[in-house]
Source information: The prediction has a mean pLDDT of 77. Predicted 3D model of a 157-nucleotide RNA (SAM riboswitch aptamer (S box leader)).
C1' cells in the first nucleotide's frame, strides 16, 4: 500500500505498576469495569499461520516396454507413391533419491499471534417466514447465504 491468499461459533489467566475506562472506527444494542478499565512490566499458558515428522495420493521429471500408416486414383476388386531410424505424440507398468501439490495424524526449539462475550451483535444486498385489517409497495421483527469493514498470518510490490 482500495495488492494476493488463508484463516476468524475452537482454545489458553495470575502477579507487580497504574487510577477510569474500555469491548476498531461511527450510529444503536448488549456487556466488561473501584471484587480495579486502557496502557507498561513480569511468569505463565493457548493455538499451530511459518517450521518440521511419519503415512497415503496426486502430479511433475525420469526409466522400461508396446504402438504404422499416410496420400492419390477407382462404383467395386484393387493400384501407385511415400513413409515406417530418432524424437514427439499416444497406451501400459515401474519409480531409490530430489521436486510440488493434497489428505489424515504428531511435535513445539525458534518467528509471529493470541488468553471475556462469534471478529459480542446490528449496520449493506439477496431469500425465507411473523406482524401492521388487506396487497408483487412500504414499514417493522426474525432465520439463513453473501459482501463490506476489521483482525492475524504467509506471501508480493
Nucleotide at each position: 500500500c482500495g495488492c494476493u491468499c488463508a484463516u476468524c461459533c475452537a482454545g489458553a489467566g495470575g502477579g507487580g505498576c497504574a487510577g477510569a475506562g474500555g469491548g476498531a472506527c461511527a450510529c444503536g444494542g448488549c456487556c466488561c469495569g473501584a471484587u480495579g478499565a486502557a496502557g507498561c512490566c513480569c511468569c505463565g499458558g493457548c493455538a499451530a499461520c511459518c517450521c518440521u515428522c511419519c503415512a497415503g495420493c496426486c502430479g511433475a521429471u525420469u526409466c522400461u516396454c508396446g504402438u504404422a500408416g499416410a496420400u492419390c486414383a477407382c462404383u467395386u476388386c484393387u493400384g501407385a507413391u511415400c513413409g515406417u531410424c530418432u524424437c514427439c505424440g499416444c497406451g501400459a507398468g515401474g519409480c531409490u533419491c530430489c521436486c510440488g501439490g493434497c489428505u489424515a495424524g504428531g511435535g513445539a526449539a525458534g518467528g509471529u499471534g493470541c488468553c471475556a462475550a462469534a471478529u459480542c451483535c446490528g449496520u449493506c444486498u439477496c431469500a425465507c417466514g411473523g406482524c401492521g385489517a388487506g396487497g408483487u409497495g412500504c414499514g417493522u421483527c426474525g432465520u439463513g447465504a453473501g459482501g463490506a469493514a476489521g483482525a492475524u498470518g504467509a506471501g508480493g510490490a